The RNA shown here (transfer RNA) has 73 nucleotides and comes from Schleiferilactobacillus harbinensis.
NCBI's taxonomy places the organism under Bacteria, Bacillati, Bacilli, Lactobacillales, Schleiferilactobacillus.
Its Rfam family is "tRNA".
């Protein structure tokens, strides 16, 4: 310096052909325990990486930019 891949909850991740933002795990309350754990229940938490453009509508499609991995030189 060139070519691709990843980015979505605290984390590790789905998300189909553009229209409801989701799972486990963790965190919180309650129950149950003498207590802890385990189980059961109900519940919070998102600037979908940053910026802009197409659409009546964008996590998904186009541009740029950064992060990070992988190649090739």
């Nucleotide at each position: 310096g060139g070519a691709g891949g990843u980015u979505u909850a605290g984390c590790u991740c789905a998300g189909c052909u553009g229209g409801g933002a989701g799972a486990g795990c963790a965190c919180u309350u309650g129950c149950u325990u003498c207590a802890c754990g385990u189980g059961c229940a109900a519940g919070g938490g998102g600037u979908c990486a940053c910026a802009g453009g197409u659409u009546c509508g964008a996590g998904c499609c186009c541009u740029g930019u950064a992060a990070u991995c992988u190649c090739c030189a």